[in-house]
Record summary: Small-subunit ribosomal RNA, central domain from an uncultured prokaryote, 350 nucleotides, folded computationally. The coordinates come from a structure-prediction model, not an experiment, and the mean pLDDT is 86.
Context: one part of a larger RNA
RNA sequence: CUGGGCGUAAAGCGCGCGUAGGCGGCUGAUCAAGUUGGGGGUGAAAGCCCGGGGCUCAACCUCGGAAUUGCCUCCAAAACUGAUCGGCUAGAGUUCGGAAGAGGGUAGUGGAAUUCCCGGUGUAGAGGCGAAAUUCGUAGAUAUUGGGAAGAACACCAGUGGCCGAAGGCGGCCACCUGGCUCGGUACUGACGCUGAGGCGCGAAAGCUUGUGGAGCAAACAGGAUUAGAUACCCUGGUAGUCCACGCUGUAAACGAUGUGUGCUAGCCGUUGGGGUACUUUGUACUUCAGUGGCGCCGCUAACGCAUUAAGCACACCGCCUGGGGAGUACGGCCGCAAGGCUAAAACUC
Numbered sequence: 001c002u003g004g005g006c007g008u009a010a011a012g013c014g015c016g017c018g019u020a021g022g023c024g025g026c027u028g029a030u031c032a033a034g035u036u037g038g039g040g041g042u043g044a045a046a047g048c049c050c051g052g053g054g055c056u057c058a059a060c061c062u063c064g065g066a067a068u069u070g071c072c073u074c075c076a077a078a079a080c081u082g083a084u085c086g087g088c089u090a091g092a093g094u095u096c097g098g099a100a101g102a103g104g105g106u107a108g109u110g111g112a113a114u115u116c117c118c119g120g121u122g123u124a125g126a127g128g129c130g131a132a133a134u135u136c137g138u139a140g141a142u143a144u145u146g147g148g149a150a151g152a153a154c155a156c157c158a159g160u161g162g163c164c165g166a167a168g169g170c171g172g173c174c175a176c177c178u179g180g181c182u183c184g185g186u187a188c189u190g191a192c193g194c195u196g197a198g199g200c201g202c203g204a205a206a207g208c209u210u211g212u213g214g215a216g217c218a219a220a221c222a223g224g225a226u227u228a229g230a231u232a233c234c235c236u237g238g239u240a241g242u243c244c245a246c247g248c249u250g251u252a253a254a255c256g257a258u259g260u261g262u263g264c265u266a267g268c269c270g271u272u273g274g275g276g277u278a279c280u281u282u283g284u285a286c287u288u289c290a291g292u293g294g295c296g297c298c299g300c301u302a303a304c305g306c307a308u309u310a311a312g313c314a315c316a317c318c319g320c321c322u323g324g325g326g327a328g329u330a331c332g333g334c335c336g337c338a339a340g341g342c343u344a345a346a347a348c349u350c
Base pairs, nucleotide, nucleotide: 004321005320006319007304008303012318014202015201016200017199021195022194023193025088026087027086028085029084030083031082033081034080035077036076037075038074039073040072041071042070049065050064051063052062053061054060091192092189093188094187095185096184097183098182103178104177105176106175108173109172110154114150115149116148117147118146119145120144121143125136126135164169207248208247210245211244216242217241221237222236223235224234259317260316261315262314263313264312267295268294269293270292271291272290273289274288275287276286277285278284279283299306300305323350324349325348332343333342334341335340
């Protein structure tokens, strides 16, 4: 250097944007760096290898050849890679018209429920459990009714199957601002593309700083039970927190445990959003594009299973793996207010 892998055995970065780099559509001309052919020089000798020869043989010695797969230089070729100039439109993008959507942000607004406060009715219980007790209640609770306040979450629609988003994620209604995808058409740009080490950004929950807020729920904590014990499960309370704003943290079974992009490869049944054709009243049938599910060949797989949304057949680029434990730890470095995160061993042991 080559050879194997990464759904579940070790292994896809949580996700994106993008720098360098790697790779890159059709076509013409030129160059000749890579590439190819030929010539020359060099590649010391010895050794190795092949063929001879000399010591009686051999080891050993000796002669010739081959090899030294390389480097330099000259001549030539121009298919491929590359470079320069030019052309093209199938990739990519722009443009016009339409459609769907819990995509994001800000402001506002609605009803049900819960808790609390005030008043009415009303009286002895209520609550809770497997059974109880702690707890609340004659200072009038629970129940019921009228009024008020607050915060948080949005029943039905609604789907274990749907929609949108790169992922995390996203659900009352309305307005404004705003991102992306997609379908159809015309014109335009003319390879502007793919991937992406570093880098930058986003990133559930919990946690942290400061300041609001605090209804319900509820780590910690207290009490009551249970139990041999019960630092739990059950019950009564209850503080951080959960909510908001600015900032930080940067991790998850961040999962499809499946990196991104492109091309190719039987079908069948659903479902969402567009377009086209036919019948045409809603609509139905066929077809096409983009998504999203179930089944199922070929193929793949250790099997399970995957199967046009591949884990099939290929290409480009990145990341990662190399027995278990020690250990995602120590040390060092970087980051963080801290908690800790990222990078990441060894001794020893089986």